Model confidence (mean pLDDT): 83 of 100.
A computed fold for a 525-nucleotide part of an RNA from an uncultured rumen bacterium, annotated as small-subunit ribosomal RNA, 5' domain.
[in-house]
Context: one part of a larger RNA
């Protein structure tokens, strides 16, 4: 000198664009954040509708009906493993970066191929009795499905046999014949959507390997599943990964072990470079989710808004027993020098679920609050004197200076206020209309939707109008005198000032520096 997620002091006029608990992984009121599908299902509790019946002259009112729209709870099926958060673990194959899987998995998606026949028994809800204060259960009967469970058929699937290429050591490909195991579902508005298996891709993941990635040797020995090997369980795989047996090994001054620390990288910041520092925001991976532990459930978890088991804490009970988990977003305490709204909307753009309309979506996309930073823009321009008044300083009948500075004159009007006007983001859905061809599909053109927001932006009136501070003046450093103070009082990055003429302390008046900021402090180069 730069730079910071900064704070703090004194001050502030406006816009883009960016940040915005760095501390207590501290406890958390309240609201929101994962629905969603009726084209899968059996219903029918709500609402609408039709239809019946009863009262009534009729409006209408009760009442029955699941016939229809549609749909609470319920079965079932997809997604709640993404997206969001946060860095406690963690020095580790976690992460980079290059490889290997001839050891592996992979819903949805896309391709090729082949299939889809027959039986079956239950279950929830409903409806009944019944426990509980509650949360939440028990019993009975009834029922249905793309839930469930048999058999059938089916391979490139498992084994085994006979040949035939290949290789990287176990091997791998491929073809022959045999024996076993193993599928499926159906709705339809008739257009379609789904189902089974296989084999291919596409993507995501899983394992293992070579390098690289703190600090301390005032940590020198470390290790019993510890290191190999037979066999066997386990796994999608590969392994001591787990187990039985057998051998004694296996690591270490090229730093084992042990202790502190700490998420990593891409990057930032510094620097002429080497280098040093840092890892907030923003991608990319890892790990976490009240602390421990543990599995089911799935294509995927050992799962933040699942399930259990233990602990701490917290609440509510009828003391019999139960409920919770913001490191989602707001918001609350507390802690701290310090870090925002309990805001709005799905209009975009991205996600689930749906054929679709459409729900859902604190993702995301706006808006509000902070000079926290970074950029721009303003607070006026040009004219105006031998120089007023007035401060302020001298060498004092007089000069300097604040000073073209102001008054005054003319002009402008960014920004202000007022008033009109007024976006882009909007692609397209439902539906048509036109073409095309493989006839159910594409393309094309019209055609609802806008949270912000009457915002951005234009216009047009008006009037210098609405807008400067801050630190600093002894050198180091641009910038000096007066007065008061008297080693007091105060100042200070270093050197140093201050004890009666202090350009160093306080005020002034002028001056330099920056300038909607400026100075201090804190850390890094």
């Nucleotide at each position: 000198g730069g730079a910071u997620g900064a704070a703090c002091g004194c001050u502030a006029g406006c816009g883009g664009c960016a940040g915005g608990c760095u501390u207590a992984a501290c406890a958390c009121a309240u609201g929101c954040a994962a629905g969603u599908c009726g084209a899968g299902g059996g219903g029918c509790a709500g609402c609408g509708c039709g239809g019946g019946g009863u009262a009534g002259c009729a409006a209408u009112a009760c009442u029955c009906u699941g016939g229809c729209g549609g749909c609470g709870a319920c079965c079932g099926g997809c997604g709640g493993a993404a997206g969001g958060g946060u860095g406690c673990g963690u020095a580790a194959c976690g992460c980079g970066u290059g490889a290997g899987c001839a050891a592996c998995a992979u819903g949805c998606c896309c391709g090729u191929a082949u299939c889809a026949g027959g039986a079956g028994g239950a279950u929830a809800a409903c409806c009944g009795a019944u426990g509980g204060a509650a949360a939440c259960g028990u019993c009975g009967c009834c029922u249905a499905a793309u839930a469930c469970u048999c058999c059938a058929u089916a391979a490139c699937a498992a084994c085994a046999u006979g040949g035939g290429g290949g290789a990287c050591a176990u091997c791998c490909c491929u073809u022959u014949c045999g024996u076993u195991u193993g599928a499926a579902a159906g709705c339809u508005a008739c257009g379609g959507c789904g189902g089974a298996u296989a084999c291919g891709g596409a993507u995501u993941g899983g394992c293992u390997c070579g390098c690289g990635u703190g600090a301390c040797a005032u940590u020198a020995g470390c290790u019993g599943g510890u290191u190999g090997g037979c066999g066997g369980g386990g796994u999608a795989a590969c392994g001591g990964c787990c187990c039985a047996c057998c051998a004694a090994g296996g690591c270490g001054a090229c730093g084992a072990u042990g202790u502190c620390u700490a998420g990593g990288g891409g990057u930032u910041c510094u620097g002429a470079g080497a280098g040093g520092a840092a890892g907030g925001u923003c991608c990319c991976c890892c790990a976490c989710a009240c602390u421990g532990g543990a599995a089911c459930u799935g294509a995927g978890a050992c799962a933040c808004g699942g399930u259990c088991c233990a602990g701490a804490c917290u609440c509510c009970u009828a003391c019999g027993g139960g409920a919770g988990g913001c490191a989602g977003c707001a918001g609350u305490g507390a802690g701290g020098a310090a870090u925002a709204u309990u805001g709005g909307u799905c209009a975009a753009u991205g996600g689930g679920c749906g054929g679709a309309a459409g729900c859902c979506u604190g993702a995301a996309c706006c808006a509000g609050c902070c000079a926290u930073g970074c950029c721009g823009c303003g607070u006026g321009a040009u004219g105006g004197a031998a120089g007023g008044a007035g401060g302020c300083c001298c060498u004092a009948u007089g000069g300097g200076u604040c000073g073209u500075a102001a008054a005054c004159a003319u002009c402008u009007u960014u920004u202000g206020u007022g008033c009109g006007g007024g976006a882009g983001c909007a692609a397209u859905a439902a539906g048509g209309g036109c073409c095309a061809c493989g006839c159910g599909u594409g393309g094309u053109c019209c055609g609802a939707u806008g949270a912000g927001a009457g915002u951005a932006c234009c216009g047009u009136a008006c009037g210098a109008a609405u807008a400067a501070g801050c630190a600093u003046c002894g050198g180091c450093u641009a910038a000096c005198u007066c007065c008061g103070u008297g080693c007091c009082a105060g100042c200070a990055g270093c050197c140093g000032c201050g004890g009666u003429a202090a350009u160093a302390c306080g005020g002034a008046g002028g001056a330099u520096g920056c300038a909607a900021g400026c100075g201090u402090u804190a850390u890094c180069c």